This is a predicted structure of a 488-nucleotide part of an RNA (small-subunit ribosomal RNA, 3' major domain) from a metagenome. Its Rfam family is "Bacterial small subunit ribosomal RNA". Gene Ontology terms of the family: ribosome and structural constituent of ribosome. The RNAcentral record of the full RNA draws on SILVA.
Context: one part of a larger RNA
């Protein structure tokens, strides 16, 4: 210097406090331990692993395991030599398939030369075939890197050049009054200055002008016939999407060191960073990743390589995480009525109509989409019935029986419907998580992977809308100055 302290002094974070929902108790997705197994591929292991890598495990993925085959190989690139009935190849034979044998028929191109052609010869090219050299490897070392990423942390740090000061390690700047969300800023000052961070600058959203109107919007007519359908018109408004205006503590009062600044207050759609993304300094954990990719070294080359079939990854005395569904009446059941937003769509979305209790099939209009489908559809809510506190018309696991879709194929192991069946559960010990405003709760919509789907997952969108905090003693966690140390 700089790490530590059950040292201090300031300050700050949903860190406590105050409030609001939750998990610990059941069932049941799922991930993870441990057991098991012929295999239950591999990595991740406080905080920062554990609904994680995987935004899709029946085959495929697939890396594992059993058994069956293969050896210049599934893939590249060269080098030798052979090679026209050659490459290719229907059928047949073994098989589970891969793969092996048999084989009718059977090719392409380029150059010279011979020929009137028709073909022929010679020599290459591709294909093969046999050898070399190599390929391959999800084997191994993340503690050899790379590049990437998480964590402290969106926390306010972190560092140079001169220049002083010190014998020197190192110091000053960067401290000290004060404010900030912030090494922002002001002020003092042996320092004056800069860089990376902080801010801004980049995208959304809220206000508004202007420019442009199609498929959106508005106005008219006609038509079938009471909700759409066409055919004109318009540039108001909704919208939609380019360019701009606005917010600057810019303005009033009042603390403040005539300062940054803070407190109130007008005007304003928004006020003091206006909400919200994106942006992650130097550097910590030899932190993850060699299984996304690259890549030294090491180990393998008739196998640790590569095809295939078929199981495995979905195994269950048990534990533990993350969830979703309840446990009821602020509620279940029926019925009736209303109102979004952002995606998504040609191997696609699929609409009227028909079947069917449903899942779902028929069947084909529209639409490469502000046009047509998903969608006359949101749920919660809004009216009205019915149930009366019951393990129930709460609650749905779990079992059977019949079905439907997806797909060469749903036993091991897929959704989805209908009927029946109706466990556990009456609000959860100890202890622990979220969250500060359109947030928590609630409530349903889409999307990415996708033939289907184990999604209750993830990664977006509106709908409804709360309650508390005016404090910083405690608990964690982090900055600045200090001060102690037998620590480096």
């Nucleotide at each position: 210097u700089g790490a530590c302290g059950g040292g201090g002094g300031c300050u700050c974070g949903c860190a406590c406090a105050a409030g609001c929902g939750g998990u610990g108790g059941a069932g049941c997705a799922u991930c993870u331990g441990g057991u098991u197994c012929a295999a239950u591929u591999c990595g991740a292991u406080g905080c920062u692993a554990c609904g994680c890598g995987a935004a899709g495990a029946a085959c495929c993925u697939u890396a594992c395991c059993a058994g069956g085959g293969u050896u210049u190989g599934a893939c590249a690139u060269g080098c030798u030599g052979g090679u026209a009935g050659u490459a290719g190849a229907a059928g047949c034979c073994c098989g589970a398939a891969a793969g092996g044998g048999u084989a009718a028929c059977g090719a392409u191109u380029c150059u010279g030369g011979a020929g009137c052609a028709a073909u022929c010869c010679a020599g290459g090219a591709a294909g093969c075939c046999a050898g070399c050299a190599c390929a391959g490897g999800u084997g191994u070392u993340g503690c050899a890197u790379g590049g990437c990423u998480g964590u402290c942390g969106u926390c306010a740090g972190u560092u140079c050049g001169u220049g002083u000061c010190g014998u020197g390690a190192g110091a000053u700047g960067u401290u000290g009054g004060g404010u900030u969300a912030a090494g922002u800023c002001c002020u003092a000052u042996a320092a004056c200055g800069a860089g990376c961070g902080a801010a801004a600058c980049c995208c959304u959203u809220g206000c508004u002008u202007u420019u442009a109107g199609u498929u959106a919007c508005c106005c008219u007519a006609a038509u079938u016939u009471u909700a759409a359908u066409u055919a004109g018109g318009g540039g108001u408004c909704u919208c939609u999407a380019a360019a701009g205006g606005g917010a600057c503590u810019g303005c009033c009062c009042c603390g403040g060191u005539u300062a940054a600044c803070g407190g109130g207050g007008a005007g304003g759609a928004a006020g003091g960073u206006g909400g919200g993304g994106a942006u992650g300094a130097c550097g910590u954990c030899a932190a993850g990743u060699c299984a996304g990719c690259a890549u030294g070294g090491c180990c393998u080359u008739u196998a640790u390589g590569c095809c295939c079939u078929g199981g495995g990854c979905g195994a269950c005395a048990c534990a533990g995480g993350u969830g979703c569904u309840a446990c009821a009446a602020u509620g279940g059941u029926c019925g009736g009525u209303a109102u979004a937003a952002a995606g998504g769509g040609u191997u696609g979305c699929c609409a009227a109509a028909u079947c069917g209790u449903a899942a779902g099939a028929u069947g084909g209009a529209g639409c490469u989409a502000a046009u047509c489908c998903u969608u006359c559809a949101a749920a919660a809510g809004c009216c009205g019935a019915u149930c009366u506190c019951a393990g129930u018309u709460c609650g749905a696991a779990u079992c059977g029986a019949g079905g439907g879709c997806u797909g060469a194929a749903a036993u091991u192991c897929g959704c989805c419907c209908u009927c029946g069946u109706g466990a556990a559960g009456c609000u959860g010990g100890a202890a622990u998580c979220g969250c500060u405003a359109g947030u928590a709760a609630u409530c349903g919509c889409g999307g990415a992977u996708c033939a289907g789907c184990c999604a209750u997952g993830c990664c977006g969108c509106g709908g409804u809308g709360a309650a508390u905090a005016u404090g910083u003693u405690c608990c964690c966690g982090a900055g600045c100055c200090u001060u102690g140390u037998a620590c480096a």